This is a predicted structure of a 90-nucleotide RNA (c-di-GMP-I riboswitch aptamer) from a Syntrophomonadaceae bacterium. It was read from a public genome assembly, where an Rfam model found it. The coordinates come from a structure-prediction model, not an experiment, and the mean pLDDT is 90.
RNA sequence: GAACGAUAAUGGCAAACCUGCCGAAAGGCAGCGACGCAAAGCUAAAGGGCCUAAAGCUCUAAAAGGAGCAAAGGUAGCCUGGCCACCGAA
Numbered sequence: 001g002a003a004c005g006a007u008a009a010u011g012g013c014a015a016a017c018c019u020g021c022c023g024a025a026a027g028g029c030a031g032c033g034a035c036g037c038a039a040a041g042c043u044a045a046a047g048g049g050c051c052u053a054a055a056g057c058u059c060u061a062a063a064a065g066g067a068g069c070a071a072a073g074g075u076a077g078c079c080u081g082g083c084c085a086c087c088g089a090a
Stems, first nucleotide, its partner, number of pairs: 004088002012037002018031005035077001041083003046080003049075003056069005
């Protein structure tokens, strides 16, 4: 230095629930709270998966509305990849 990751040390993050705000929704942000996490740090304009279905399109309907398709919306706490980083037992 690389790889690796302990019942080590110093610290870190924070699922669900609940409250408020944003959003069509998925979901996000803040507070509360800890299920977990050795990258649960960043990247969604690297690829795949998954979630939602607004615009739009199609069908239906007298209309209101309904159904289907649809990502340019999300998810990094789904996986792979990329970037960066603390500690040091085996």